About this RNA:
The part of an RNA shown here (large-subunit ribosomal RNA, domain IV) has 320 nucleotides and comes from Kuruna debilis. Its mean pLDDT, the model's own confidence on a scale to 100, is 87. Lineage of the source: Eukaryota > Tracheophyta > commelinids > Arundinarodae > Kuruna.
Context: one part of a larger RNA
RNA sequence: CUCUCUCUAAGGAACUCGGCAAAAUAGCCCCGUAACUUCGGGAGAAGGGGUGCCCCCUCGCAAAAGGGGGUCGCAGUGACCAGGCCCGGGCGACUGUUUACCAAAAACACAGGUCUCCGCAAAGUCGUAAGACGACGUAUAGGGUCUGACGCCUGCCCGGUGCCGGAAGGUUAAGAGGAGAGGUGAAAGCUUUGAAUUGAAGCCCCGGUAAACGGCGGCCGUAACUAUAACGGUCCUAAGGUAGCGAAAUUCCUUGUCGGGUAAGUUCCGACCUGCACGAAUGGCGUAACGACUUCCCCGCUGUCUCAACCAUAGGCUCG
Numbered sequence: 001c002u003c004u005c006u007c008u009a010a011g012g013a014a015c016u017c018g019g020c021a022a023a024a025u026a027g028c029c030c031c032g033u034a035a036c037u038u039c040g041g042g043a044g045a046a047g048g049g050g051u052g053c054c055c056c057c058u059c060g061c062a063a064a065a066g067g068g069g070g071u072c073g074c075a076g077u078g079a080c081c082a083g084g085c086c087c088g089g090g091c092g093a094c095u096g097u098u099u100a101c102c103a104a105a106a107a108c109a110c111a112g113g114u115c116u117c118c119g120c121a122a123a124g125u126c127g128u129a130a131g132a133c134g135a136c137g138u139a140u141a142g143g144g145u146c147u148g149a150c151g152c153c154u155g156c157c158c159g160g161u162g163c164c165g166g167a168a169g170g171u172u173a174a175g176a177g178g179a180g181a182g183g184u185g186a187a188a189g190c191u192u193u194g195a196a197u198u199g200a201a202g203c204c205c206c207g208g209u210a211a212a213c214g215g216c217g218g219c220c221g222u223a224a225c226u227a228u229a230a231c232g233g234u235c236c237u238a239a240g241g242u243a244g245c246g247a248a249a250u251u252c253c254u255u256g257u258c259g260g261g262u263a264a265g266u267u268c269c270g271a272c273c274u275g276c277a278c279g280a281a282u283g284g285c286g287u288a289a290c291g292a293c294u295u296c297c298c299c300g301c302u303g304u305c306u307c308a309a310c311c312a313u314a315g316g317c318u319c320g
Base pairs, nucleotide, nucleotide: 001315002314004312008308010306011305014304019301027051028050029049030048031047036041038149052071053070054069055068056067057066058065072076084299088295089294090293091291092290096108097107112147113146115144116143117142124133125132126131150286151285152284153283155216156215157214160213161212162209163208164207165206166205169204170203171202175198176197180193181192182191183190184189217235218234219233220232221231244278245275256272257271258270259269260268
């Protein structure tokens, strides 16, 4: 000096990216227990008190339990064993699942919701096929997509792309058709080429469809202080972002501004709205419970620190 362990004056997170690590809490019995809530929870909430041994009484078969008295220690779940707690925000409803060997999560799944395909020799999947699964099931079944408990909701756009439906017209292949033309031949013929006409799906076309892929504007003016603009004009568009939320896991400028918390707060909480570049099942906003998630704060606690000291074990060093 390192490993593992014990203890420490005063202070108590000043350490640090961050209370990482350590300390602290702890069993059982009794009392008591808030907001909120989906009425189940929250909850072991929080916060208090008791706990050894001996004797007596009640009750009883006994043990336990209850009551009274006494007694020892600093300390009675005396060691071991054995929850730290409270308030707020974000995300995900939850229990689950995952990168075997750097990621356990806000990712995946999930019950629930929606759309769509499928009438059974089903759709779909595997296979060249036979055949098999689906299913010894039958639309309350089965396959696929998206969303993701629950509550309140889910606005506008079908111009583009996709899908569905339509069939009048246009276009369109082989095929059918064969006017004509060429070669050859004495001719019959053989052979090459070939117009009109006919000819499917598809595409064009006409509709529908956004919980299909997706999209959801600009400029100028205007009110009796100023400022702002309910209002007006104009251009463009398929339509110009509704409700709700908003410096947000989204905000560049930005440590925005105001308020709160601190003596002091780029984080945090509550607001504002100027949303660079939120927004409604690529779901929007809430939400009790839950989380080895993430962030902030308080109490308790401590060698994390101010700032280090002592001790023990095993190494490190020497001999072998």

The gene name in the source record is rrn23.